[in-house]
Background:
A computed fold for a 72-nucleotide RNA from Allobosea sp. RAC05, annotated as transfer RNA. Its mean pLDDT, the model's own confidence on a scale to 100, is 84.
RNA sequence: GGACGAGUAGCUCAGCGGUAGAGCACGCCCUUGAUAAGGGUGAGGUCGCAGGUUCGAGACCGGCCUUGUCCA
Numbered sequence: 001g002g003a004c005g006a007g008u009a010g011c012u013c014a015g016c017g018g019u020a021g022a023g024c025a026c027g028c029c030c031u032u033g034a035u036a037a038g039g040g041u042g043a044g045g046u047c048g049c050a051g052g053u054u055c056g057a058g059a060c061c062g063g064c065c066u067u068g069u070c071c072a
Stems, first nucleotide, its partner, number of pairs: 001071007010024004018055001026042005048064002051061002
């Protein structure tokens, strides 16, 4: 320098054009003599950045950044 993949909640990951979710973790409650486990409920997100397309973009398009693998 080039090719390909990844970037979404604190962590691990879904979401393949219709307005963002799960598990774990965290707060509260139930349960217990008290924990753990279990159950209920709640909070938590500029979807890496800034653009374009579209009635509508986390998703599609070009660019950039970070990271991984490979080629040179």